Small-subunit ribosomal RNA, central domain from an uncultured prokaryote, 348 nucleotides, folded computationally. It matches the Rfam family "Bacterial small subunit ribosomal RNA". Gene Ontology terms of the family: ribosome and structural constituent of ribosome. Its mean pLDDT, the model's own confidence on a scale to 100, is 83.

Context: one part of a larger RNA
RNA sequence: UUGGGUUUAAAGGGUGCGUAGGCGGGCCUUUAAGUCAGUGGUGAAAUCCUGCAGCUUAACUGCAGAACUGCCAUUGAUACUGUACGUCUUGAAUUCGGUCGAAGUGGGCGGAAUGUGUAGUGUAGCGGUGAAAUGCAUAGAUAUUACACAGAACACCGAUAGCGAAAGGCAGCUCACUAGGCUUAUUAUUGACGCUAAGGGACGAAAGCGUGGGGAGCGAACAGGAUUAGAUACCCUGGUAGUCCACGCUGUAAACGAUGAUCACUCGAUAUUGGCGACAAACUGUCAGUGUCUAAGCGAAAGUGAUAAGUGAACCGCCUGGGGAGUACGAUCGCAAGGUUGAAACUC
Numbered sequence: 001u002u003g004g005g006u007u008u009a010a011a012g013g014g015u016g017c018g019u020a021g022g023c024g025g026g027c028c029u030u031u032a033a034g035u036c037a038g039u040g041g042u043g044a045a046a047u048c049c050u051g052c053a054g055c056u057u058a059a060c061u062g063c064a065g066a067a068c069u070g071c072c073a074u075u076g077a078u079a080c081u082g083u084a085c086g087u088c089u090u091g092a093a094u095u096c097g098g099u100c101g102a103a104g105u106g107g108g109c110g111g112a113a114u115g116u117g118u119a120g121u122g123u124a125g126c127g128g129u130g131a132a133a134u135g136c137a138u139a140g141a142u143a144u145u146a147c148a149c150a151g152a153a154c155a156c157c158g159a160u161a162g163c164g165a166a167a168g169g170c171a172g173c174u175c176a177c178u179a180g181g182c183u184u185a186u187u188a189u190u191g192a193c194g195c196u197a198a199g200g201g202a203c204g205a206a207a208g209c210g211u212g213g214g215g216a217g218c219g220a221a222c223a224g225g226a227u228u229a230g231a232u233a234c235c236c237u238g239g240u241a242g243u244c245c246a247c248g249c250u251g252u253a254a255a256c257g258a259u260g261a262u263c264a265c266u267c268g269a270u271a272u273u274g275g276c277g278a279c280a281a282a283c284u285g286u287c288a289g290u291g292u293c294u295a296a297g298c299g300a301a302a303g304u305g306a307u308a309a310g311u312g313a314a315c316c317g318c319c320u321g322g323g324g325a326g327u328a329c330g331a332u333c334g335c336a337a338g339g340u341u342g343a344a345a346c347u348c
Base pairs, nucleotide, nucleotide: 004319005318006317007302008301012316014203015202017200021196022195023194025088026087027086029084031082033081034080035077036076037075038074039073040072041071042070049065050064051063052062053061054060091193092190093189094188097183098182099181100180103178104177105176106175107174108173109172110154114150115149116148117147118146119145120144121143125136126135162170163169208249209248210247211246212245213244217243218242222238223237224236225235260315262313263312264311265310268293269292270291271290272289273288274287275286276285297304298303321348322347323346330341331340332339333338
């Protein structure tokens, strides 16, 4: 490489957008590049294969045939693929109407809690733990009342729920702007405009980095008190960076459904979200989701089972014994931390 694989054994890229490439709906016509058939040329000899012959046989050698699966030219065929023209509507998309949501960005507002400050009441403890101590407190703490300020997060509703091109993710109320899904019993339009996607560029939790703000609570580091044989920990008292905001970088996660995206087909049961149909409680059908159970099938089993890991189509990524190692070297990106790409010796 072929073949075989990729939930858990090695293996799905963190995610979508999209370039090249690969693949691609129905009908009519065109052409004849692929494809198929005929003919001609060429495909050196030797070798290989078949038959026969010569050395006593064999190896070896000779003769004849076949083969050389290929290439070129030419004449035809036209089902399929391609090319070109036309056309269609079911794939795809747009539009009218309806509807849905914690989808995004920016602004405004709100109450509870916490902390601090000021003032009042009040007096000896408070706090903390398994038990204590460090700590706070007669310079009046803790508790309690009033007022003020600050930052961060939004109890209940809340869900097995919902939303998001996708992933990361998204939750107080409200306004503005922006984007999207769903629906065909509803209006119209385009007419294959599609699928996938190497490179590419975009987004991407937390931590971390840069500049400037902010700093209530929490809290790496650090300090102290305990525990202990020790205790660089678990527990306690403090506490800096950080956590928050703006802009820029970083580009990784068990970025998980450990399951790539798309299309078609294949028993049932049940719950639920949003549409549609009906006057409507009910009940039922249908489209798009979200869950649970299950038949066949699949699977090493666990399990999966129309949200497939079933049956097929076409595209991309990745895997090939364990360690060495996601290391070294090189390249490249980054302010750095480090990221991406990614071996070998040796060893079992």